[in-house]
RNA sequence: GCCGUUAUAGCUCAGGUAGUAGAGCACGUCAUUGGUAAUGACGAGGUCAACAGUGCAAAUCUGUUUAACGGCU
Repeated sequence: GCCGUUAUAGCUCAGGUAGUAGAGCACGUCAUUGGUAAUGACGAGGUCAACAGUGCAAAUCUGUUUAACGGCU
């Protein structure tokens, strides 16, 4: 220098052929207990890496950039 994969909640990750962003763990409140742990119920937490384009509508499609990982020279 060229090519590929990945980027979504604090962490690990889903999200089919664009249509109100989710799960588990963690966290908060409550119940339960003599008190913890465990368990159960409820809840909070998101500029979907950034910018632009297409489109009625973009996490999703297209382009560029950034970062991580891998391959080639």
Source information
This is a predicted structure of a 73-nucleotide RNA (transfer RNA) from a Candidatus Parcubacteria bacterium. The same sequence occurs in records of 2 taxa. The RNAcentral record of the sequence draws on ENA. Rfam family: tRNA. The family's RNA type in Rfam is transfer RNA.